[in-house]
This is a predicted structure of a 74-nucleotide RNA (transfer RNA) from a Candidatus Peribacteraceae bacterium.
The sequence was found in a public genome assembly.
The prediction has a mean pLDDT of 81.
Its Rfam family is "tRNA". Gene Ontology term of the family: triplet codon-amino acid adaptor activity.

RNA sequence: CGGGGUGUAGCGCAGUUGGCUAGCGCGCGUGAUUCGGGUUCACGAGGUCGGAGGUUCAAGUCCUCUCACCCCGA
Numbered sequence: 001c002g003g004g005g006u007g008u009a010g011c012g013c014a015g016u017u018g019g020c021u022a023g024c025g026c027g028c029g030u031g032a033u034u035c036g037g038g039u040u041c042a043c044g045a046g047g048u049c050g051g052a053g054g055u056u057c058a059a060g061u062c063c064u065c066u067c068a069c070c071c072c073g074a
Stems, first nucleotide, its partner, number of pairs: 001073007010026004019057001028044005050066005
């Protein structure tokens, strides 16, 4: 320098041809259970999807640029 992949909640991930309210597990908070803790159960908080721009009535999803990391080639 060229090509490819990944980036979504604190952590690990899903999200298939764009379509209503963005989800799962663990973790966290509250309550119940217990003498207390753990387990179990119920409820809840937490994200503007790496960043910017564009297309569209509508973008996590499509296009362009860019950042971080990983792989391949030179």